[in-house]
RNA sequence: GCGAGAUUAGUACAGUGGUAGUAUAUCUGCUUCCCAAGCAGGAGACGCCAGUUCGAUCCUGGUAUCUCGCA
Numbered sequence: 001g002c003g004a005g006a007u008u009a010g011u012a013c014a015g016u017g018g019u020a021g022u023a024u025a026u027c028u029g030c031u032u033c034c035c036a037a038g039c040a041g042g043a044g045a046c047g048c049c050a051g052u053u054c055g056a057u058c059c060u061g062g063u064a065u066c067u068c069g070c071a
């Protein structure tokens, strides 16, 4: 330099155009003499910039970072 893949909550992952979800962590409450465990509830995220579309996490282009391959 070229090509491919990945980027979604603190962490690990789902989600193939129409409400962003699960586990865990965190916070609050209940339970307990206390802790742990358990139960209930809350908050928290689509890498960035554009385009297409009535509507984009999803499709297209560019860009950033990481991984792999080729040279």
Base pairs, nucleotide, nucleotide: 001070002069003068004067005066006065007064010024011023012022013021018054026042027041028040029039030038047063048062049061050060051059
This is a predicted structure of a 71-nucleotide RNA (transfer RNA) from a Candidatus Saccharimonadota bacterium. The prediction has a mean pLDDT of 82. It matches the Rfam family "tRNA". From the family's description: Transfer RNA (tRNA) molecules are approximately 80 nucleotides in length. It is annotated as a transfer RNA.